RNA sequence: ACAACGAAGAGUUUGAUCCUGGCUCAGGACUAACGCUGGCGGCGUGCCUAACACAUGCAAGUCGAACGAGAAAGCUGUAGCAAUACGGCGAGUACAGUGGCGAACGGGUGAGUAACGCGUAAACAAUCUGCCCCUAAGUGGGGGAAAACCUGGGGAAACUCGGGCUAAUCCCCCGUAAGGUAAUCUUGGCGCAUGCCGGGGUUAUUAUAGAUUUAUCGCUUAGGGAGGAGUUUGCGUCUGAUUAGCUAGAUGGCGGGGUAACGGCCCACCAUGGCGAUGAUCAGUAGCUGGUCUGAGAGGAUGAUCAGCCACACUGGGACUGAGAUACGGCCCAGACUCCUACGGGAGGCAGCAGUGAGGAAUAUUGCGCAAUGGGCGAAAGCCUGACGCAGCAACGCCGCGUGUAGGAUGAAAUCCUUCGGGAUGUAAACUACUGUUGAAGGGGAAGAAUAUCCUGAUUUAUCGGGAGAUGACGGUACCCUUAGAGAAAGCCACGGCUAACUCUGUGCCAGCAGCCGCGGUAAUACAGGGGUGGCGAGCGUUGUCCGGAAUUACUGGGUGUAAAGGGUGCGUAGGCGGGUGAAUAAGUCAGUGGUAAAAUCCUACAGCUUAACUGUAGACUCACCAUUGAUACUGUUCAUCUUGAGUGCGAGAAAGAAGAGUGGAAUUCCCAGUGUAGCGGUGAAAUGCGUAGAGAUUGGGAAGAACACCAGUAGCGAAGGCGGCUCUUUGGCUCGUAACUGACGCUGAGGCACGAAAGCGUGGGGAGCAAACAGGAUUAGAUACCCUGGUAGUCCACGCCCUAAACGAUGAGGACUAGGUGUCGGGCCGUAAGGUUCGGUGCCGCAGCUAACGCAUUAAGUCCUCCACCUGGGGAAUACGGCCGCAAGGUUGAAACUCAAAGGAAUUGACGGGGGCCCGCACAAGCAGUGGAGCAUGUGGUUUAAUUCGACGCAACGCGAAGAACCUUACCUGGGCUCGAAAUGCUGGUGCCCAUCCAUGAAAGUGGAUUUCCCGCAAGGGACGCCAGUAUAGGUGCUGCAUGGCUGUCGUCAGCUCGUGUCGUGAGAUGUUGGGUUAAGUCCCGCAACGAGCGCAACCCUUGUUCUUAGUUGCUACCGGGUCAUGCCGGGCACUCUAGGAAGACUGCCGACGAUAAGUCGGAGGAAGGUGGGGAUGACGUCAAGUCAUCAUGGCCCUUACGUCCAGGGCUACACACGUGCUACAAUGGCAGGUACAGAGGGCGAAGCCGCAAGGCGGAGGGAAUCCCAAAAAACCUGCCUCAGUUCGGAUCGAGGGCUGCAACCCGCCCUCGUGAAGCUGGAAUUGCUAGUAAUCGCUGAUCAGCACGCAGCGGUGAAUACGUUCCCGGGCCUUGUACACACCGCCCGUCAAGCCAUGGGAGUUGGUAGCACCCGAAGUUACGUUAUGCGUACCUAUGGUGAGACCAGCGACUGGGGCUAAGUCGUAACAAGGUAGCCGUACCGGAAGGUGCGGCUGGAUCACCUCCUUU
Repeated sequence: ACAACGAAGAGUUUGAUCCUGGCUCAGGACUAACGCUGGCGGCGUGCCUAACACAUGCAAGUCGAACGAGAAAGCUGUAGCAAUACGGCGAGUACAGUGGCGAACGGGUGAGUAACGCGUAAACAAUCUGCCCCUAAGUGGGGGAAAACCUGGGGAAACUCGGGCUAAUCCCCCGUAAGGUAAUCUUGGCGCAUGCCGGGGUUAUUAUAGAUUUAUCGCUUAGGGAGGAGUUUGCGUCUGAUUAGCUAGAUGGCGGGGUAACGGCCCACCAUGGCGAUGAUCAGUAGCUGGUCUGAGAGGAUGAUCAGCCACACUGGGACUGAGAUACGGCCCAGACUCCUACGGGAGGCAGCAGUGAGGAAUAUUGCGCAAUGGGCGAAAGCCUGACGCAGCAACGCCGCGUGUAGGAUGAAAUCCUUCGGGAUGUAAACUACUGUUGAAGGGGAAGAAUAUCCUGAUUUAUCGGGAGAUGACGGUACCCUUAGAGAAAGCCACGGCUAACUCUGUGCCAGCAGCCGCGGUAAUACAGGGGUGGCGAGCGUUGUCCGGAAUUACUGGGUGUAAAGGGUGCGUAGGCGGGUGAAUAAGUCAGUGGUAAAAUCCUACAGCUUAACUGUAGACUCACCAUUGAUACUGUUCAUCUUGAGUGCGAGAAAGAAGAGUGGAAUUCCCAGUGUAGCGGUGAAAUGCGUAGAGAUUGGGAAGAACACCAGUAGCGAAGGCGGCUCUUUGGCUCGUAACUGACGCUGAGGCACGAAAGCGUGGGGAGCAAACAGGAUUAGAUACCCUGGUAGUCCACGCCCUAAACGAUGAGGACUAGGUGUCGGGCCGUAAGGUUCGGUGCCGCAGCUAACGCAUUAAGUCCUCCACCUGGGGAAUACGGCCGCAAGGUUGAAACUCAAAGGAAUUGACGGGGGCCCGCACAAGCAGUGGAGCAUGUGGUUUAAUUCGACGCAACGCGAAGAACCUUACCUGGGCUCGAAAUGCUGGUGCCCAUCCAUGAAAGUGGAUUUCCCGCAAGGGACGCCAGUAUAGGUGCUGCAUGGCUGUCGUCAGCUCGUGUCGUGAGAUGUUGGGUUAAGUCCCGCAACGAGCGCAACCCUUGUUCUUAGUUGCUACCGGGUCAUGCCGGGCACUCUAGGAAGACUGCCGACGAUAAGUCGGAGGAAGGUGGGGAUGACGUCAAGUCAUCAUGGCCCUUACGUCCAGGGCUACACACGUGCUACAAUGGCAGGUACAGAGGGCGAAGCCGCAAGGCGGAGGGAAUCCCAAAAAACCUGCCUCAGUUCGGAUCGAGGGCUGCAACCCGCCCUCGUGAAGCUGGAAUUGCUAGUAAUCGCUGAUCAGCACGCAGCGGUGAAUACGUUCCCGGGCCUUGUACACACCGCCCGUCAAGCCAUGGGAGUUGGUAGCACCCGAAGUUACGUUAUGCGUACCUAUGGUGAGACCAGCGACUGGGGCUAAGUCGUAACAAGGUAGCCGUACCGGAAGGUGCGGCUGGAUCACCUCCUUU
């Protein structure tokens, strides 16, 4: 270089956004377990818990070629009739013994161990080593004992004792000594050092074993090798500082002892050292590694299986033997446990392989074999081998295979869904044709075996070549062949989002689900079931654990202004980092070479099992350590030198820097005296308080303490806290200039030391004012507060403590670099000055850049370097326990259990504010008339009732639905009836009615009876119309207006609400729509990163006001004529009024002023009308889950001889009471009586005449309407009476008599007449309407309607007052500000108390454990000594045990403290808006509680004003 490898996010805080930040998910992996399911094979793996206890069997023996002794069964020979006797084979075999080797390997486990234990690299000049290999030398002579055995005892047994015999490769002695060892003399060489390796001489000492088939195998000594073992060292190796000091053989030395060997390993003496902040000691946890899992990597987690090392073998101690052990299947002692026992004593150790019990969610067969590999013994054959090789069990894991393949539409049946048409399961099935893996049956059938051994040959005889030749647990297995045959073989989970996959039914905040967010309260894709679909597949899910995602501990790769996070500040130790030049060195650094880095694993290639998993071979890798040779830029070290960093000197300068001493004036209070009289003081308003005993006010004098007005300034000084009259003394730092001196002397700074506001504490002073606590007065529902009157600590001084603050720029210190502009403080330079420039501070604005944004921006929060401190979700917790400090208050350090899915920052849009600005409205004000008081009417609440049907509830329910409840209406109640139904439609069957009439009964409805068809027709039947029966259905004013449509109210006829494109912002969003004017108006103009547009506004529509024109009856009548008592009454007429069609007119069009030359405003002219002329209709986006299921429609639910329907009667009209809306009044602007006028709009009605006091009756003309009728308008005007009174006001109530409507006026209608004649004399708090033809007042008409109007909807008549103005109340619009609100202030939210649950602190104590300390006793054992002899005693050490005082850990614990959590408990209202007293921090006192107050501090305070600074002009 090529090649290869190689990094993904999502959900969840909000109304929405960006960020911070946690929680959760998708992936991979398990020695796993659980649930459902389950065909086969290969290869692996399989007590993670109790190093808990173990029945039974096996797991270490072998050698007769070291030795003595030595059977039996069986076979057989001889003799014998047989019994039997003697031989042989069995057999030099078995059992046992002496002796040798092995048993220290192999196998198990991980308790202990934080250690040279392990890993890695070194060292032993400080060592040992059986068997094996090589070399050299030797193997001579003699002696002795004791097992076995025999014999005799003891004991239940285990076992043991006495006596006697005997062999050896058993033991001992002598000889020999090449060699070894020791001492000594002499001598050579070498090493980094202690030293090491030799040569020679002398003296002393030291060996041996035999066996046999004669080939050999052994034995002894010495040297060497290989392999093994021992020891030492560098580096690496978990957590805790709430473990900071540890150590007496402790550290070293001299001399000894001991060991294979060094060494305090041990001992005597001497010295006083040694370790530790680079973490000693102590505590907790843990076998370590190769590796394994994960990850892009760096890392993180882990240490099953396999391999290396270590440690352990019931627990603790100890040695013996041996080459090797302090010995898993050996010994001794002690302890616990189990077993045997004749009670005297004994035996045992599965953490070997199987297996059992126990524990546990959980982990296998008491299998076969030594055939292979390996091990022990043996000369060998061989024996032994639960090592090992195999098999069995388990989907426990990985890998592979199968459960069929192809065709097959009438898209079968069935199921599910459905808009009822159909769609889906689905080529899926059936059916047809094939195939034959696995499984079944039958047949064949391996490799694993070889240099065992023997024979023979060869060589460098350890070995190799050739020949003969025994041996297979697995296993008749793998594999191969044949036959039949689709036959025997599919489940699990999920389907709201993340996350692939949707519908129906049931359920109804229930049952349940849930990894997070969250589903479920009658239409659930989220629960349960069905259908369908998705995913994986002999598995699939769940749970647990680890890594990942998480850059969420950040080395790679994070942060600290406001989100968690800069120490309150400085000085300074260790440490870390450090200016220029030259030289040396080569520690760091870099390169080459060498060694090691076990194998296995991972990776690459190839190969072997049919493939794969698995396995083999080769390569690569192992980035680390050691050694060595080089390089020298950088860092380090050493030396030399330099001046720019730092400092010194010299010359100037500014300042509330600090400490001490002195001193000054103003003010407050108190005291004395004078003048003087009734109040003072205080507040929102008051009161407590002071004052006739003379206050307050005022004048003079005096006393005391504290603080220093103006100057004063985002001015100055200091490290910070902080510092302010003036003078003096002492003292610290800083700045500028100069360039004489030193020559890197520097920066930072863990621990440490010092300083450190206010409050507070101690001792002693002082005490004027102020003022926690406290007292009183107010306020209030209360007021432990805010306000007021008093008032003590304290505030002040001296000395000593405390050590914390929003100790803030919420911004650690130092250095360098990176546009500027403009103020200001202190110096210097240039300049006459203006000004310019430079150094050091201190502000504001602003570029690049940064930031989540806000903002920062040479005084950085920009770009870099150095050092320190700190952070890692919220709460618990500024806590607990422990330590340290403090007199105390308390400070500092500082957790956990538990709990939540958020907590938080900045910014956005709204909403809200007892925030601000601007503007509007009969909103206030100015007026007029009312309501609230009375009586009545009417509606509502409440009460009552059999029922008083239902709905409407602030504005926006209450003369509302209802434009009209006696029956009906009517929905309610009581009673009586009906059941395909009171009314509708279809079908089937039967029947002949229906209409109408009659009878009985009844309150009626109804019930029971009587009479009783039509049309066509071939006479069978068909049709029409009804009735009856049945069926599908009707019916419901039953529920849900929170399932809905439609309609409506309301904000509000308010001026707003939006969109497209563009631009700005990471984004939500903004801009437009804000601003300056103006308008009734988002109306218009101007400006502007906006330009346009839509729904609203306005206009278009109706009506009214003026005129013209057309038309002229039913209207009109000026003019002509006729007529009448009189009247358009009549004929002309259509001019006028009027009617109803059309048109004109008004547009700020004209003039002037103001304004910006605009929009427009003001005034004027003209005009019937003037600035939308008056009125109406018209209601944007939306808000209120506003109202209505009882107008209607409608989903769902409910009733079906009743919640349907019919009828009669009752009720909706009740009546202690409360409220709303009205009518009539209270009188003289009036009442009464008489007389005289003038409308509009409407309806269909009823005139004249007569009767009646009247309501009304009779009557019937006219009128289907500009013709007739209702119809009289009333207030008004004229005249008269009444004369201020409960009246000639007022008319309620009651009595009597009438009228009308209607089947019917009792409950329960309206009207008339006569009589009666109540309350009421203008209405408390409060409250309503109205701005001009309006209010007020007067009457008229209409709808509904048989009748019923004080209500409602309209109509005209008469006809005012007032508006200075926008401070305030209410509502609304726009802009802005704050916000912890977004269900949006009817919001949010704090604390005590009460209830339940949970974890936790303290706690008299109590129980258990751990490790040490001191002392006592002291088994076995070892060494030494003594005695002496299988032993005993003394000494030493020590396990176990005991005593004592403490330490640490854990459990329980009456009671007690706070904490957390829990739909609707109590008390208040602390915080968020100026949260209604701005809030918060520290501290002190007080209070049911939030909290209040004092002192000092902060802005993370709104609003207004002022000052300063800045920007623009």
Molecule: small-subunit ribosomal RNA
Organism: Pseudomonadota bacterium